[in-house]
Molecule: Lysine riboswitch aptamer
Organism: Bacillus mesophilus
RNA sequence: UAGUGAGGUAGAGGUGCAAGAUCUAACAGUCUUUAGCUAGCGUGAGUAGCGAUGACACUAAAGAGAAGGAGAUAUUGCCGAAGUAAAUGAUAGACUCGACUAUUAUUUGCUGGGUCUGCAGUUAAUAGCUGCAGGACUGUCUCGAUAAACAUCCUAGUUUAUUGAGUUGUGCUAUCUCAUUA
Numbered sequence: 001u002a003g004u005g006a007g008g009u010a011g012a013g014g015u016g017c018a019a020g021a022u023c024u025a026a027c028a029g030u031c032u033u034u035a036g037c038u039a040g041c042g043u044g045a046g047u048a049g050c051g052a053u054g055a056c057a058c059u060a061a062a063g064a065g066a067a068g069g070a071g072a073u074a075u076u077g078c079c080g081a082a083g084u085a086a087a088u089g090a091u092a093g094a095c096u097c098g099a100c101u102a103u104u105a106u107u108u109g110c111u112g113g114g115u116c117u118g119c120a121g122u123u124a125a126u127a128g129c130u131g132c133a134g135g136a137c138u139g140u141c142u143c144g145a146u147a148a149a150c151a152u153c154c155u156a157g158u159u160u161a162u163u164g165a166g167u168u169g170u171g172c173u174a175u176c177u178c179a180u181u182a
Stems, first nucleotide, its partner, number of pairs: 001182011014079001016078004021073004033062001034060003040050002044097004082111012112138002115135008139168001141166010
């Protein structure tokens, strides 16, 4: 000086990711309240508990929400940002057993990114989200071709742009430290 390996730091992709806040639509004329009616309700099973001081369900009229999820705005934190599958644990849903759901932690795996279409699930929902499949687009790296510039005695080479093909984040670019090879 040029490589290789390990570790660290800082960055890039763009309808980029996520969180809380404010407003808005929808949830929904739903839950709940009032009145009527009746005898049980409550659960997968059992118990607690509630019920003639009228419950549960249903009907009618008047009044009438909220949460989860979504959009917009600005902000904050970031680029495995984040999402998801399985296993295990904890908490909650009145208690016990079982089941299911939600939140959260750990481990292992998958997905570069957003978007559109179809199917399935979820949901009040044709919104949105998730999974699978497919389409075009896009970023990174690799290989090839063309052109220009730089460089060069020539050739090889370097950079940029266009184009074709392939892969994908445990990646890529820059940089630092340590070890090691020539």